[in-house]
RNA sequence: AACGCGCCCCGCGACUGGCGCUGAAGAUGGUAUCCCAUCGGGAAGCGGGACCGGCCGGCAGGCCGUCAUGAGCCGCGCGCCUGGGUGAUCCAC
Numbered sequence: 001a002a003c004g005c006g007c008c009c010c011g012c013g014a015c016u017g018g019c020g021c022u023g024a025a026g027a028u029g030g031u032a033u034c035c036c037a038u039c040g041g042g043a044a045g046c047g048g049g050a051c052c053g054g055c056c057g058g059c060a061g062g063c064c065g066u067c068a069u070g071a072g073c074c075g076c077g078c079g080c081c082u083g084g085g086u087g088a089u090c091c092a093c
Base pairs, nucleotide, nucleotide: 006051008049009048010047011046012045015042016041017081018080019079020078021077026039027038028037029036030035052065053064054063055062056061072086073085074084
């Protein structure tokens, strides 16, 4: 420097806050300092399936996703905060 960072469909889906800049996915109500309820939208992730790809193999298949051997990701712009979720790795049961 070039290329690449899997992709599509179905179901479920945690979390979805406050202030400012603003034309900026919020709206309404409430007994609420970063809370609650409803609606709406977003959504990682989980399960299943198809395709493509990587590794292993006793060639039946198995495990994975481009660092394919390990790490982060999510709440629809930017900034400042608050509080969570999920995943990976490890330990115990």
Overview: The prediction has a mean pLDDT of 82. This is a predicted structure of a 93-nucleotide RNA (ZMP/ZTP riboswitch aptamer (pfl RNA motif)) from Sphingopyxis sp. Root154. Its Rfam family is "ZMP/ZTP riboswitch aptamer (pfl RNA motif)". On this family, see Jones and Ferre-D'Amare, Nat Struct Mol Biol 2015: "Recognition of the bacterial alarmone ZMP through long-distance association of two RNA subdomains". Taxonomically the source falls in Sphingopyxis (Bacteria, Pseudomonadati, Sphingomonadales, Sphingopyxidaceae).